[in-house]
C1' cells in the first nucleotide's frame, strides 16, 4: 500500500415576464444537473442513491400473550396477533443524436434535441412548500488489528 473493525466529518442545483379573482403550477422565454465507473471531463452510456411497493431473516416495545404475585405495582419469558424501525432481500424508477478533433470521447468542441419521484396548493410544479435538523450512493480523515 491493501484488507478488516470502530469512530469523526462532509455529502443537490435552479425564475422572470404575460394572462387571470387566483399560477415560481398555465402560456412565452430562461435556468438547474447527486455518486461511482469509463481508452478522455457524462443529467441522456454502464451501474448506484433518493421517492414508492412487497417480503419479514433481524431489531425495538409505548402493543399483546403466558407465567410468578390474593391483587395492584412489579418481575421473568415470548412475538400467533398489534405498532414501529428499515440493517437485509426483491420489485419499480426518465431522457441523445449529428458533425469535428484525437491513438482513445453517446463524456471535449460546434449544432440541434430530450428528461426530471411523492404529497400539498385560490390553478395543472424538475425550479415554490412539505415529509427532510430525515435518509443516502459515496467522499475525506483518525484509531486499532492482520500482514
Nucleotide at each position: 500500500a491493501a484488507c478488516g473493525u470502530g469512530c469523526u466529518c462532509c455529502g443537490g442545483g435552479g425564475u422572470c415576464g404575460g394572462u387571470g379573482u387566483a399560477a415560481g403550477u398555465c402560456c412565452g422565454a430562461a435556468c438547474c444537473g447527486g455518486c461511482g465507473g469509463u481508452a478522455a471531463u457524462a443529467g441522456u452510456c454502464c451501474g448506484c442513491g433518493a421517492c414508492c411497493c412487497g417480503c419479514g431473516u433481524c431489531c425495538u416495545g409505548u402493543g399483546g400473550a403466558a407465567c410468578a404475585g390474593c391483587a395492584a405495582a412489579u418481575g421473568u419469558u415470548c412475538c400467533c396477533c398489534c405498532a414501529g424501525g428499515c440493517a437485509g432481500c426483491g420489485g419499480u424508477u426518465g431522457a441523445a443524436c449529428c458533425g469535428g478533433u484525437g491513438g482513445a470521447a453517446u463524456u471535449c468542441c460546434g449544432g440541434u434535441a430530450c428528461c426530471g419521484a411523492c404529497a400539498g396548493u385560490c390553478a395543472a410544479a424538475g425550479u415554490c412548500u412539505g415529509g427532510a435538523u430525515g435518509g443516502g450512493a459515496g467522499a475525506a480523515g483518525c484509531a486499532c488489528g492482520u500482514a